[in-house]
RNA sequence: CACUUAUUAAGAGAGACUGAGGGAUCAGGCCCAAUGACGUCCGGCAACCUCCAUUAUGGAACGGUGCUACUUCCUGCAGAAUGAUUCAUUCAUUCUGGAAGAUAAGUC
Numbered sequence: 001c002a003c004u005u006a007u008u009a010a011g012a013g014a015g016a017c018u019g020a021g022g023g024a025u026c027a028g029g030c031c032c033a034a035u036g037a038c039g040u041c042c043g044g045c046a047a048c049c050u051c052c053a054u055u056a057u058g059g060a061a062c063g064g065u066g067c068u069a070c071u072u073c074c075u076g077c078a079g080a081a082u083g084a085u086u087c088a089u090u091c092a093u094u095c096u097g098g099a100a101g102a103u104a105a106g107u108c
């Protein structure tokens, strides 16, 4: 890298350093950013592995990760419902399921 399973609407700083872009890719939007974004450190959040127990659950948070703007920021693939308009199809909203991404554990 690949495959499998689970989760992905919650939670988390007026701190320090740095100094220009950033929000996964592509596209369309919409946001953040010299009133300092992104990144690093510190702090914090959480509980996948780990540990304990009365073990589908509850607890702990030393250790291995992870996370710390906006639902994975929204949409793009499919289906359904509702409304508007036209009376054929379009447009908008909502819901559901996928695809892709992210995280953890396992396997080769």
Stems, first nucleotide, its partner, number of pairs: 002107007013042001015041003021032003026076004043068003048064002050060004072100001077097008
The RNA shown here (SAM riboswitch aptamer (S box leader)) has 108 nucleotides and comes from Fictibacillus arsenicus. Its Rfam family is "SAM riboswitch aptamer (S box leader)". From the family's description: The SAM riboswitch is found upstream of a number of genes which code for proteins involved in methionine or cysteine biosynthesis in Gram-positive bacteria. Its mean pLDDT, the model's own confidence on a scale to 100, is 84.